Predicted 3D model of a 72-nucleotide RNA (transfer RNA) from Bigelowiella natans CCMP2755. Its mean pLDDT, the model's own confidence on a scale to 100, is 84. It matches the Rfam family "tRNA". The family's RNA type in Rfam is transfer RNA. RNAcentral holds the sequence, with entries from Ensembl Protists. Taxonomically the source falls in Bigelowiella natans (Eukaryota, Sar, Rhizaria, Bigelowiella).
[in-house]
RNA sequence: GAGAACGUAGCACAAUGGUAGUGCAACAGACUCCAAAUCUGGAGGUUGUAGGUUCGAGUCCUGCCGUUCUCC
Numbered sequence: 001g002a003g004a005a006c007g008u009a010g011c012a013c014a015a016u017g018g019u020a021g022u023g024c025a026a027c028a029g030a031c032u033c034c035a036a037a038u039c040u041g042g043a044g045g046u047u048g049u050a051g052g053u054u055c056g057a058g059u060c061c062u063g064c065c066g067u068u069c070u071c072c
Base pairs, nucleotide, nucleotide: 001071002070003069004068005067006066007065010024011023012022013021018055027041028040029039030038048064049063050062051061052060
């Protein structure tokens, strides 16, 4: 220099264009003399960013930013 993939909760990942979810962590409760383990609960999200398409975008299109990989 050229090309490709990826970016969603603290972490790891889901989500046919139609209510954004699961596990772990954290928090609260139960249990316990106390803790761990176990069980229960409801919180936590400008879906990297700026635009476009659409009745409707995490999803499709474009620019930018970041990460990774391949080629030179």